Description: Predicted 3D model of a 449-nucleotide RNA (Bacterial RNase P class A) from a Planctomycetota bacterium. The prediction has a mean pLDDT of 76. It matches the Rfam family "Bacterial RNase P class A". From the family's description: Ribonuclease P (RNase P) is a ubiquitous endoribonuclease, found in archaea, bacteria and eukarya as well as chloroplasts and mitochondria. Rfam links the family to the GO terms ribonuclease P activity, dimeric ribonuclease P complex and tRNA processing. Lineage of the source: Bacteria > Pseudomonadati > Planctomycetota.

RNA sequence: UUGGCGAGCCGGAUGAUCGCCCCGUCCCGGCUCCGUGGCAACAUGGGCCGGAUGCAUGGCGGGGAGGAAAGUCCGGACUCCAUAGGGUGCGAUGGUGGGUAACGCCCACCGCCCGGGCAACCGGGUAGGGACAGUGCCACAGAAAAUAAACCGCCUCGACCUUCCCUCGGGAAGAUCGCGGUAAGGGUGAAACGGUGAGGUAAGAGCUCACCAGCAGGCCGGGCGACCGGCCUGGCUCGGUAAACCCCAUCGGGAGCAAGACCAAAUAAGGGGGCAUUCUCGGCGUCCGGGCUUUCAUAGGCCGGGACGUCGGGUACGGGUCGACCCGGCCCGUCACGACUCCCGGGUAGGUCGCUUGAGGCGUCGGGCAACCGGCGUCCCAGAGAAAUGAUCAUCCGGAGGGGUUCACCCCCUUCCGACAGAAUCCGGCUUACAGGCUCGUCAAGCCC
Repeated sequence: UUGGCGAGCCGGAUGAUCGCCCCGUCCCGGCUCCGUGGCAACAUGGGCCGGAUGCAUGGCGGGGAGGAAAGUCCGGACUCCAUAGGGUGCGAUGGUGGGUAACGCCCACCGCCCGGGCAACCGGGUAGGGACAGUGCCACAGAAAAUAAACCGCCUCGACCUUCCCUCGGGAAGAUCGCGGUAAGGGUGAAACGGUGAGGUAAGAGCUCACCAGCAGGCCGGGCGACCGGCCUGGCUCGGUAAACCCCAUCGGGAGCAAGACCAAAUAAGGGGGCAUUCUCGGCGUCCGGGCUUUCAUAGGCCGGGACGUCGGGUACGGGUCGACCCGGCCCGUCACGACUCCCGGGUAGGUCGCUUGAGGCGUCGGGCAACCGGCGUCCCAGAGAAAUGAUCAUCCGGAGGGGUUCACCCCCUUCCGACAGAAUCCGGCUUACAGGCUCGUCAAGCCC
C1' cells in the first nucleotide's frame, strides 16, 4: 500500500416558494414575582391576580419520525381479572463474579477450542451443570463399538510332507492342518480398554520399572469465586453423545392501550325454555293461644308457646370466577322466582380521557478494569386519529465514469448514483436490513528503510 475477516460511528447540508400537524397565546389593568439583554430607563419571555366575554377559517411564538421506527423474539412500567395463596404439571435459563427496574441482556474473569507467533502474548468463538440415577443412539466399514473381541499376524504342542547336517539316537529350516495362548505389530473406522522406552516372556500384555497424560484420595499455596500451581500415595486406566429423553439448580399467574376509565344517546319494563334445594340460630313487627300475679271484675305487670312477614348469620346444594388440574379463596342464587345457561328478536358503534416529564436527554465532577453508579447544572426534544412532518427550484457535499496528463495534486464534463427504510401506550435489550464514507483490531501478500 492492497485485500480478507471482525467491531464501531456517520448516513446528506443550506437557502427560497408553496403546503400539513401539534402546543401556547391574542382584549384591559395590576404585581417590592422569576429568567434573559441592558449602566439605567426599558425591552422580552414566563408566572400570579382582577376585569371583560372578543374567541378564530386569522395573526404571533415554539416544536414535528429511526438506528434500526422493522421482527413481535425476551424483560418490564402501566391497566384489568382481583382481596390473591399452596401444590402438581408445563415452560425457560445453565461456568464464576458483578451491573440493571428486570432479562434469555451487558461487563469482567475462568475453562476449552480456533488463527498468528520461538515464546510471552494478541485476536476470535463458546448451547460451558450432570454420562458412577436410569433409558436410548454410535450408519457403513471392521474380529469387535462398552464389562464389546480375533480377520491378518506372533508363539508352544501335535499330525504330516520336503530339504540339509550328523555320532545308526537326533537336530535345524520351510509348507499345510488342528488344539491352545496372545492383543504388543498390521488392517477397518470419527472413535478400538492410556503413551514412549527398557526389562521380562514360549510369544505377548502395566506383567514389572522409569518418565508423562488421565483418574481417585490426602496436604500446601494464590484467588470473593469459577479455577490455577506444587507435593505425596495408589488401583494402573471400565469410550462418546444430554441443541437425545432424563436428573440437578434457579426462575415463571393471565390478558393486553383493540388494556382500561368516564360521559351522552338509543332500544321492545322484548319474547320463549332449562336447572339446584336440606335445615338451623338470633333480632324486629303483626296475629292467635296458655300460665302466674293484681282486681269485685276489667285495664295493667311478668313468663312462655305457635303462625305469618321481614332483616342478618351458619350449614347443605346449585352456578360463576381465579391460564390447565387439585386444594383453597371470592361473588351470586336456593319454593317459583332468580344467579347462571340456551334459542329467537331489537338498539348502539358517538364523544372525552388514557396520550407522552421519562428506570429521560445533554454537559461536567467523582467512584469503578469495565458494564455502570452517584453529585451538580441545564433542556423539554412528535402525539396523529385513517392517520400529519411534504413538493418544487438552486447551490454545496460524498461517490462512480470519462477527459486535461503517464502519475499525485488540481481543473472540466456526465438527462450517472446518494442506502435500509415511516412513530401509534412507553421504556431496556436481542435479531435482521443497509448505497457510500470514516475509525479501530486482526490475518495474508507486495514494496521501502